[in-house]
RNA sequence: UCGAUCGCGAGAGAGAGUACUUCACUGUACCGCCGAAGGGGCAACCACCCGGGAAACUCUCAGGCAAAUGGAUCGCGACGA
Numbered sequence: 001u002c003g004a005u006c007g008c009g010a011g012a013g014a015g016a017g018u019a020c021u022u023c024a025c026u027g028u029a030c031c032g033c034c035g036a037a038g039g040g041g042c043a044a045c046c047a048c049c050c051g052g053g054a055a056a057c058u059c060u061c062a063g064g065c066a067a068a069u070g071g072a073u074c075g076c077g078a079c080g081a
Base pairs, nucleotide, nucleotide: 001081002080003079005078006077007076008075009074010073015031017030018029019028020027032065033064034063038061039059040058041057045052046051
């Protein structure tokens, strides 16, 4: 310096929505929203038959919208080269 993972720290956005129900911030349905788990899509370029091809952009399938949990990314350490 690079790399999958692990540990610690930091870590945003958006209704504690409505109705019924539940011991419950539990379940079901409906409406309104968010993008930073994951997933999908594409530019230049390459190839020019098919196609390959990035994201923090974009879509919201999934996930999320008090706290908790999760959380891309960043820093430090461990491990390996």
Glycine riboswitch aptamer from a Bradyrhizobiaceae bacterium, 81 nucleotides, folded computationally.
The coordinates come from a structure-prediction model, not an experiment, and the mean pLDDT is 84.